[in-house]
RNA sequence: CGGUCCGUAGCUCAACGGUAGAGCAAUCGUCUUAUACACGAUUGGUUGUAGGUUCGAAUCCUACCGGACCGA
Numbered sequence: 001c002g003g004u005c006c007g008u009a010g011c012u013c014a015a016c017g018g019u020a021g022a023g024c025a026a027u028c029g030u031c032u033u034a035u036a037c038a039c040g041a042u043u044g045g046u047u048g049u050a051g052g053u054u055c056g057a058a059u060c061c062u063a064c065c066g067g068a069c070c071g072a
Base pairs, nucleotide, nucleotide: 001071002070003069004068005067006066007065010024011023012022013021018055026042027041028040029039030038048064049063050062051061052060
């Protein structure tokens, strides 16, 4: 320098262009003499950034930023 893949909740990951979710974690409650387990509820997101397309974008397109890898 060129190319491929990835970036979504604190962590690991989902999500045909049509209301952004799950598990774990956290908080609270039930249970227990108490803790743990179990069960229930709650909280948690400028979908890496900036533009474009579209009635509508996490999703499609472009550039950039960060990471992994391949080639020179």

This is a predicted structure of a 72-nucleotide RNA (transfer RNA) from a Candidatus Jorgensenbacteria bacterium. Taxonomically the source falls in Candidatus Joergenseniibacteriota (Bacteria, Bacteria candidate phyla). Model confidence (mean pLDDT): 81 of 100. It matches the Rfam family "tRNA". Rfam classes the family as a transfer RNA.